[in-house]
Molecule: small-subunit ribosomal RNA
Organism: uncultured soil bacterium
């Protein structure tokens, strides 16, 4: 000084694990927006191409010479001459090897750091010694050429600090000595600067060595000058730097060549750190300067603004031939997402040349651009509530922007004007600049915007959209109520910036050194033997390499830190200190590691004495099976299946008895026994042979341990040659089976399976668990030894297997658990999301099959482990229910009624759709209902509330006109609202106007509410404390009995509770009290014989309260419980019979048309009225019924016996008409009193006599009745005629367990009228449950699971379609790069130089010598050519697999015993 997490797999949970974010940094680009100032940065791409200026020149104090211009003097007035000035150019001299630009190359002594020894070093310092005397030419210039130009060629003339000799040389060099060899320049203002030789030194600079320095092994072997020696030659210098000869040598797995990729460092950024990334600006070093090559000159070059040459590209041209090189600072073009002015100045700093003035200088210091970064300031303060208008929201009250404006008081940073006016300059000298910076002034004046608001993440409404448009980092948002898309209002956040895109580091412990991991999640190699290598037992002694600790050097500068200083501050400069974890090199320790010695025995190994074993190898040899020929018996079948075929059999099958061949394979022993390194190994015997245990302690003295390459073993299938070949049995035939069936299921069969020899080298090669060693509760088996102790068949002990169960401790859990998955060392291998893929290319292998090694494009956000609830299984188990079985009686077949589809229609209104819709809504469609449908009318509306005008003052009633009506005129009469302040005032009504609105059966049941269906009157369903588990959760609710019941009883880490069950309510059974009409009538009287009266209240009865049953009692079963069975007693017996009563929940189950409601949508219609017509259609198909088919029956006459329930807009007797429906008429009743009302099957009597009938009654003529405004579409009954299908119903398939099923009538609701339907109500009254195997549905436990939208799940492959990316391909292009041969520019060298030449020497001279040029020529050697190879990359018809895509097709492979357990490996 220092270390945070989140979101996403799942119904949840833990883990594991990869995605994604939050942070910081940027030379940055883009979008939107922009007040200033200060410090910084600014071509990361095309080392591409460049127009135009400028960027390296200076020195007259080295030299010869001078234009031009003053001035003098002379003049023929052209000019001459003299002195001054000195432009350009030239010779020379320094300097252009720095200054300044780029990072192409280059993985190397380039670089970093740290050391060496054979060097050189102009200008600088500081020392010592010189500086004598001579020579010849040459630029410039003059003449004469030749070129378009560039340039240049011949002659003549001169100077030097330009060239050369010769002398001298302390010192220097050569050399073992003797000797030898080599130098200088002068200028001038006389004071200096220069110039020679030498030495030393500063600083550069060249070379060598050690550590260090990226990535591929799908690159594994490379090198002939290669590696060393000897001699030479060359350098400034060592050195194979170069040659000759000789030796064969060198590097490399600690990664050599190759190959890709990269200038490197100090730094920079992230980061707690380690350590990742990175290499702009500053700075050192390197390496390039148009591409290749080469040297020249110099002290330094192989030389960015120097040369020659070769190429490519521009220019320019007279076509003959030249010029160039911005990777120097501006600047064009051009790439590109994208980077600035062709500005000032040498004032400062520094450089170069000069003595010096000074002169150059895109180095450099300013200025311009640009929010590119950083750092500062500022866009105004105080006060101000009527909480203004505005906006926007609302639940319509308010809220909110919001002290925010406005208003009022004040202040002036920045800006603007105006004056003053700097350091930076020690004497002069200021680009910047009238710039910082000060003063004074006017003035809120000039100055806010971007992103965000679902969750990670600070921040919510309203409106548009309606899986559309969008959004989006991830996870995900939008199919009509979107905090998630757009907008607005609010609001968070950061600010002259703010957002996205990109990179990098961080989180990410997600490469794990620090600091992970492999038994099921990704991972232990199938096994062993062993090489390098790591690692290693106990004592001792010496060394000091590691290491530890002090000293010296070195780690440049700047940068980070720290303490301080200056700019108003801060960014920014500055001063010092620390640090720079590094390297050398000295001195010192000696515990640890290590080398070296010398020793030990406890690890290892060895001998001795015993032992057990399916350990491997070879030869033998044994039975029992199975098939097959051979014979005998014997005779219609075998044989095989879930059932059958096909096949065998009267040519004798099978069956059975006897011989006898073949091959394979060893029952019973036989065991979570034994052997083996692992694969593996099993009759028995014989020989050969490996390893193991024990036991003893005699031997050697760490000989150990692990193990990268390497070697060797290695089921099975499989391949190659030769053999066998009895059963089995891939391929394959046949036969079933199925929609198919290349399958399973049967017959049949061939590689194979056996055996010898040789390849394969893989398996779920599994304990999914690598090998060694220590070390760490226990119990119980079991195999092999040894030991003791005895009661000699058992006990203790022990050392080596080998199994089960456990404890600490460890795991995400499951689970390990001395045989560890604990606790620790040492080696080895392997792992890092999922697919793509163990695939593709490439190399090894190998006959082949194929095995090893093994990527990438793309692609998704999960892929997975373990456990936990549920659900589901063609898993198990126990239990129920008219669920199945037993029975009864019906549906399906006719005819009808009714519902729903379909279809048809202007319109057949609209819902309801397995059960749980379809006689359902609808308890009753001619009108209305009525919501369709044509058509005609109405707009403030048929309804409700509110404003103004005007009008009338109330409400019916009758009648008339048009009209289909609605509506619209009219006439008649009756009657004349309420308050009241007497005002048409108020209220009311009618009518106009205007506008909030009114309506809406119009969507939406997937936006509700309520209501209700089902599962289901099934027995569940849950909390709270506790207790277990990291958690999800579990427990309790499981278990053992019983129950209709999670009903109760025992038990239990559980102990209470709720909410279902049950009871509590209603009826219905039996009985007491009590009541006493309108009911009853025993018992008395009366009676018109009727409870009719009189009376009574006992019976029924009525409707109130009791009572009555609890398994209370006995007996037996059973844990002595709870409970079952039986039994008494009772009207009634274990829930006495029916009802209501319906837990958490699940179907987005039904209903927006019952009702009621948000949202949308209609508003002269989607609302309102109105006639009329539809809902009543009709080739068809289903449901539910209702009559039947007849004789247990029809017909016709007699007669009997209910219960509920209705009735005044009513029910209606008696009587009268009518064959009847039914008409007249009216008693009684507002109902225990009157009516409806006649119950009906039944009973008794007669008739029909098995037929489409005296069954059956549809259907149609017809006459008529009732309701009602009105029966045509379309009602219901009645007579009379007609007399249809139909003879008991194929698959199938529903109802019912008792007063029930069947069968028989009677009543209500609705309703004017209209039931075969619904809801009630008596009547007569059954059959049969052996049982729980099946089907169906349900409960509880357990168990599988890849389902959780939960099996109607889940999911696989080919096909097809679209797309996208990779792999192969006959080829074709193109980089880079090896080999050989060709070729051979420039030049360096060495050879020739007959051509030419001034200096020196000889010679009088002519000539010659030395030395040099031009030439030519040999080696080397760049582009170029030709061949052949090597990689890598584009690129390809067509081919391949792969990989993605709401709704193709075929099948159903896998998850449940997934319907044949599955899966791993090899074949076919």
């Nucleotide at each position: 000084a220092u270390u945070a997490g989140a979101g996403u797999u799942u119904g949840a949970u833990c883990c594991u694990g990869g995605c994604u974010c939050a942070g910081a940094a940027c030379g940055a680009a883009c979008g939107c927006u922009g007040g200033c100032g200060g410090c910084a940065u600014g071509c990361c791409u095309a080392a591409c191409a460049c127009a135009u200026g400028c960027a390296a020149g200076u020195c007259g104090a080295a030299c010869g010479g001078g234009a031009u211009c003053c001035g003098g003097a002379c003049u023929u007035c052209g000019g001459u001459u003299c002195g001054g000035u000195g432009a350009g150019a030239g010779u020379g001299g320094c300097g252009g090897a720095c200054g300044g630009g780029u990072g192409a190359g280059u993985a190397a002594c380039g670089c970093g750091u740290g050391g060496g020894a054979a060097u050189c070093u102009g200008c600088c310092c500081a020392g010592u010694g010189g500086u004598g005397g001579g020579g010849g030419a040459u630029a410039a210039c003059u003449g004469c050429g030749g070129g378009a130009a560039a340039c240049u060629g011949c002659a003549g003339c001169u100077a030097a600090u330009a060239c050369c000799g010769c002398a001298u040389g302390a010192g220097c060099c050569c050399g073992a000595g003797a000797g030898g060899g080599g130098a200088a320049a002068g200028a001038u203002u006389u004071a200096u600067c220069g110039c020679c030789a030498u030495u030393g030194g500063a600083g550069g600079a060249g070379c060598c060595c050690g550590c260090g320095u990226u990535c591929g092994a799908u690159u594994a072997g490379g090198u002939a000058g290669u590696u060393g020696g000897u001699g030479a030659g060359g350098u400034a210098a060592c050195g194979g730097c170069u040659c000759a000869c000789c030796a064969a040598g060198c590097c490399u797995a600690c990664g050599a060549u190759c190959g890709a990729u990269a200038g490197c460092u100090g730094g920079u950024c992230u980061g707690a750190g380690a350590a990742g990334a990175u290499g702009a600006u500053c700075a050192g070093c390197c390496a390039c300067a148009c591409u290749g090559g080469g040297a020249c000159u110099g002290a330094g070059a192989u030389a960015c603004g120097g040369c020659c040459c070769a190429g490519a590209c521009u220019c320019c041209u007279a076509c003959g031939g030249g010029a160039g090189g911005c990777a120097g600072c501006a600047g064009u073009g051009g790439g590109g997402a994208a980077u600035a002015u062709u500005g000032g100045a040498c004032a400062a700093u520094g450089g170069g040349g000069g003595c010096a003035g000074c002169c150059c200088u895109g180095a450099u210091c300013c200025a311009g651009c640009a929010a590119u970064g950083c750092c500062g300031c500022g866009u105004g303060a105080g006060u101000g509530a009527u909480g203004a208008a505005g906006g926007c929201c609302u639940u319509c009250g308010g809220g909110u922007u919001g002290u925010a404006a406005a208003g009022c008081u004040c202040u002036u940073u920045u800006g603007c004007c105006a004056g003053g006016g700097a350091c930076g300059a020690u004497g002069a000298u200021g680009a910047c600049g009238g710039u910082a910076c000060c003063u004074g002034g006017a003035g809120a004046a000039u100055a806010a915007g971007c992103c965000c608001c679902g969750g990670c993440u600070a921040a919510c409404u309203u409106c548009g959209u309606g899986c559309c448009a969008g959004c989006a980092g991830c996870c995900g948002c939008g199919g009509u109520a979107a905090u998630a898309c757009g907008a607005a209002g609010g609001g968070g956040g950061c600010a002259a910036g703010c957002g996205u895109u990109g990179u990098u580091c961080g989180g990410a412990a997600u490469u794990a050194c620090u600091g992970g991991g492999c038994g099921u999640a990704a991972a232990g190699g199938g096994c062993g033997c062993g090489u390098a290598g790591g690692c290693g037992g106990c004592u001792u002694a010496u060394c000091a390499a590691g290491u530890c600790a002090g000293g010296c050097g070195u780690g440049a500068a700047a940068u980070u830190c720290c303490c301080g200083g200056g700019c108003u501050c801060a960014a920014c400069c500055u001063g010092g200190g620390g640090g720079c974890u590094g390297c050398g090199u000295u001195u010192g320790a000696u515990a640890c590691u290590g080398a070296u010695g010398a020793g030990c025995u406890u690890g290892a190994a060895u001998g001795c004495g015993g032992g057990a074993g399916a350990g491997g190898a070879u030869a033998g040899u044994g039975g029992a099976a199975u098939u097959c020929c051979c014979a005998g018996u014997g005779u219609a079948g075998a044989g095989g299946u879930g059932a059958a075929a096909u096949u065998c059999g009267u040519a004798g099958a099978u069956a059975u008895u006897g011989g006898g061949a073949a091959g394979a394979a060893c029952a019973c022993c036989g065991g979570u026994g034994g052997c083996g390194a692992a694969g593996g190994c099993g009759g028995c015997u014989a020989u050969c042979u490996g390893g193991c245990c024990c036991g003893u302690a005699a031997u050697u003295g760490a000989c150990g341990c692990u193990g990268a390459g390497g070697c060797g073993c290695g089921a099975a299938a499989g391949c190659g040659u030769g053999g066998g070949g009895a059963g089995c049995a891939a391929a394959c035939a046949g036969g079933a089976u199925u929609a198919g069936a290349u399958a399973c299921c049967c017959u049949g069969g061939u590689a194979g399976u056996c055996c010898a020899c040789g390849c394969c080298g893989u398996a779920a090669a599994c304990g999914a668990u690598g090998a060694a060693u220590g070390c760490u509760a226990g119990a119980c088996g079991u195999u092999g030894g040894c030991g003791a102790g005895c009661a000699u068949g058992c006990u203790c002990g022990u050392c080596a297997g080998u199994g089960u169960c456990g404890g600490a401790g460890c795991u995400a859990a499951c689970g390990c658990a001395u045989u560890a998955a604990g606790c620790a060392u040492u080696c080895c291998g392997c792992c890092u999301g999922g697919g793509g893929a163990g695939u593709a290319c490439g190399g090894u292998c190998g006959c082949a099959a194929g095995a090893u090694u093994a990527a990438a494009a793309c692609u998704c956000a999960a892929a997975g482990g373990a456990a936990u609830u549920g659900a589901c299984g063609g898993g198990g188990g126990c239990c129920c229910g008219c669920a199945c079985a037993a029975g009864c009686g019906g549906u399906g077949g006719a005819g009808c009624a009714u519902g729903u589809g379909g279809u048809u229609u202007a319109a057949u209104u609209c819902g309801a759709a397995g059960c749980a819709a379809c006689g359902c809504g609808c308890a009753g469609a001619a009108c209305c209902u009525u919501a369709c449908c044509a058509a005609c009318c109405c707009u403030u509306g048929a309804c409700a509330u509110g404003g103004g005008a005007c009008g009338u003052a109330u409400g019916g009633g009758c009648u008339u006109c048009a009209g289909a009506g609605a509506u619209g005129g009219g006439g008649u009469c009756c009657u004349u609202c309420a308050g009241u302040u007497c005002g048409g005032c108020u209220g009311g009504c009618g009518u106009c106007c205007a506008c909030a609105c009114a309506g809406g059966u119009g969507c939406u049941g997937c936006a509700u509410g309520g209501c209700u269906g089902u599962c289901g009157u099934c027995a569940g369903c849950u909390c709270g404390u506790g207790u277990c588990g990291u958690g999800a959760g579990a427990u309790g609710u499981u278990g053992g009995g019983u129950u209709a019941a999670g009903u109760c009883c025992c038990g239990c880490a559980a102990c209470g509770a709720g909410c279902g069950c049950a009871a509590c309510c209603c009826u219905u059974g039996u009985c007491c009290u009590c009541u006493g009409u309108u009911g009853c009538c025993a018992u008395c009287a009366g009676u018109u014989c009727g409870g009719c009266u009189g009376g009574g209240c006992a019976c029924u009865c009525u409707g109130a309260g009791g009572a009555g049953a609890c398994u209370g009692c006995c007996g037996g079963u059973g844990a002595u419980a709870a409970a079952c069975c039986g039994g008494a007693g009772g009207a009634a017996g274990g829930u006495g019979g029916g009802g209501a009563u319906g837990a958490c929940g699940u179907c987005a189950a039904g209903u927006c048309a019952g009702c009621a409601u948000g949202g949308c949508c209609u508003u002269u219609a989607u609302g309102u009225c109105c006639a009329g017509g539809g809902c009543u259609a009709c080739a068809c198909a289903c449901g539910u019924g209702c009559u039947a088919c007849a004789a247990u029956g029809g017909c016709c006459g007699g007669u009997a016996c209910a219960a509920a329930c209705c009735g005044u807009c009513g029910c209606g007797a008696u009587c009268c008409c009518g064959c009847a429906a039914g008409g007249g008429g009216g008693a009684g009743c507002u109902a225990a009193u009157c009516g409806g009302a006649g119950a009906a099957a039944g009973c008794c009597g007669g008739u029909c006599u098995c037929a489409g009938u005296u069954c059956g009654g549809a259907u149609c003529g017809u006459a008529g009745g009732c309701u009602g405004c009105a029966a045509c579409u379309c009602g219901c009954c009645u007579g009379c005629g007609u007399g249809a299908a139909g003879u008991c119903g194929g698959a199938a398939u529903c109802g019912c367990u008792a007063g029930u099923a069947a069968u028989c009538g009677c009543g209500g609701a609705u309703c004017a009228g209209c039931a075969u339907g619904c809801c009630g109500c008596g009547g007569u009254g059954a059959a049969u449950a052996c049982g729980u195997u099946c089907c169906c549905g349900g409960g509880c436990c357990u168990u599988g699971u890849a389902c959780a939208c939960a099996c109607c799940g889940c999911c696989c492959g080919u096909c097809a379609c679209a797309u996208c990316a990779c792999g192969a391909a006959a080829g074709c292009u193109g980089g880079c790069u090896g080999u050989a041969c060709u070729a051979g520019a420039a030049g360096u060298c060495g050879u020739c130089g007959c051509g030419c030449c001034a200096a020196c020497c000889c010679g009088c001279a002519a000539g010659g010598g030395a030395g040099g040029c031009a030439g030519a020529u040999g080696c080397c050697u760049a582009a170029g050519g030709u061949a052949u190879g090597g990689u890598c990359a584009g690129u390809g018809a067509u081919u391949g697999g792969g990989g993605u895509g709401a709704a193709g097709u075929c099948g159903u492979a896998a998850c449940a015993a997934g319907g044949u357990a599955a899966c791993c490996a090899a074949u076919c």